[in-house]
Context: one part of a larger RNA
RNA sequence: CUGGGCUUAAAGGGCGCGUAGGCGGGCCGUCAAGUCAGGGGUGAAAGCCUCCAGCUCAACUGGAGAAGUGCCUCUGAUACUGGCGGCCUCGAGGGAGGUAGGGGCGUGCGGAACUUCCGGUGGAGCGGUGAAAUGCGUAGAUAUCGGAAGGAACACCGGUGGCGAAAGCGGCGCGCUGGACCUCUUCUGACGCUGAGGCGCGAAAGCCAGGGGAGCGAACGGGAUUAGAUACCCCGGUAGUCCUGGCCCUAAACGUUGGGCACUAGGUUGUGGGCUUACAUGGGCUCACAGCCGGAGCAAAAGUAUUAAGUGCCCCGCCUGGGGAGUAUGGUCGCAAGGCUGAAACUC
Repeated sequence: CUGGGCUUAAAGGGCGCGUAGGCGGGCCGUCAAGUCAGGGGUGAAAGCCUCCAGCUCAACUGGAGAAGUGCCUCUGAUACUGGCGGCCUCGAGGGAGGUAGGGGCGUGCGGAACUUCCGGUGGAGCGGUGAAAUGCGUAGAUAUCGGAAGGAACACCGGUGGCGAAAGCGGCGCGCUGGACCUCUUCUGACGCUGAGGCGCGAAAGCCAGGGGAGCGAACGGGAUUAGAUACCCCGGUAGUCCUGGCCCUAAACGUUGGGCACUAGGUUGUGGGCUUACAUGGGCUCACAGCCGGAGCAAAAGUAUUAAGUGCCCCGCCUGGGGAGUAUGGUCGCAAGGCUGAAACUC
C1' cells in the first nucleotide's frame, strides 16, 4: 500500500456556506501527457536463480547464463482517462405564471388566567397534606363584586398535520425578508457533486453590562417524614427564567442512520400543486413532501425495505479490546465556567 467497518456491538462531524483538492453528462474533431505495443540504451561488482567446474562430499569457491518487475530514448496505436477546439440539452441554474406554510426579523394590538394595589359586600376561618405543621387571617384574610397596574405565556383550532440546514418555530394584524413546491418545451449551455483547512449558525444552563420581574423557582430559611433525611411532600424564597447588546459552543445536538446521483415488487394514509372527466359528491393520471404496512435483497438478530440498513459510483468525517481517560501534558480559544485537540505508565 491492499484488505474490514460505522442504526443498536468501537465508529457519522450538531448544522450550513464554501477554499484547496478529489470526482464529474451526450456528440464530433485534434494532441498523444496517462495507457498499450515494438526497437535501442542503461540497470557496477558481489548476492539470489539455472547450468557447469574445483577442494574425497557439503558449506565454501570459480566460470557461464538468466533475472534485475526500473529509468531514459525512438517509432507506432488512440478504445478509455486527460489537454485543446467545436456543438448539444436530459444534469445544474435563470425567466414567466401560480400555491401552501408556527421559516426569519421588526412593530402594533387582543382576550383568558395569575399576582399586587384601591374600593364594596361579608365576618372566622383560609391554606396545605397520606395525616399534619410551618404559613396567612378580627390591624378583617379566604370567598365574592367593581376598578387599576404589571409581567410572562398564548387554551380551543392542533393533527399520526405544516415550515426550517440544524438548533428550532404556535394568539391576531401590518411592514421587511429567506427557502420550497407546481405549471410553461422561455433562456444559459455542464455553469455540476463533495468538501481537508476556513467562515457562519448553533437548545438549555452559565458569564458580562443595562433594563425588567407576574408566575415558577436552583441556592437558602422554615414545617413535616425518617433511625437519620444535607431528599422525595408542604410554607416561603434569591439567582435565574423575560428584554437589549456582548460572550460561551455544549447535549440522548437522536432517525443514536453524513451528503449527492442512478437503479430495484407492491398496498394504504396524510399535506401542497397540476392535468383530465359528465355540474357535482366522486373517479382516473401525474409531481413534490410527510407517515404506516409489507416482498425480494440485506442483516448476528432486532429489524430495514423507492424517506434502504438493497444494488452501484463519487466525496468528506470517524472506528481498531475494557479500565486508566475525554484524564495528564503541550498548543489554542474563553472574562470565567470551561471548550477543542488529546496521550502514556500501569492493570484486566